[in-house]
RNA sequence: GGGGAGAUAGCUCAGUGGUAGAGCACAUGGCUGAAGACCAUGGUGUCCCGGGUUCGAAUCCCGGUCUCCCCA
Numbered sequence: 001g002g003g004g005a006g007a008u009a010g011c012u013c014a015g016u017g018g019u020a021g022a023g024c025a026c027a028u029g030g031c032u033g034a035a036g037a038c039c040a041u042g043g044u045g046u047c048c049c050g051g052g053u054u055c056g057a058a059u060c061c062c063g064g065u066c067u068c069c070c071c072a
Stems, first nucleotide, its partner, number of pairs: 001071007010024004018055001026042005048064005
């Protein structure tokens, strides 16, 4: 330099045009002498950034940044 994959909650990841989700973690309450486990409730978020398409974009298109892999 060329090609490919990825970036979404604190972590690991789903979500292929129509109100952003799961598990773990966390917070509060219950239970306990206390803690853990268990039960109930709560999503905590600029969907990497900037544009474009669309009635509507995490999702489609263009450009950029970062990470990983392959080729040179």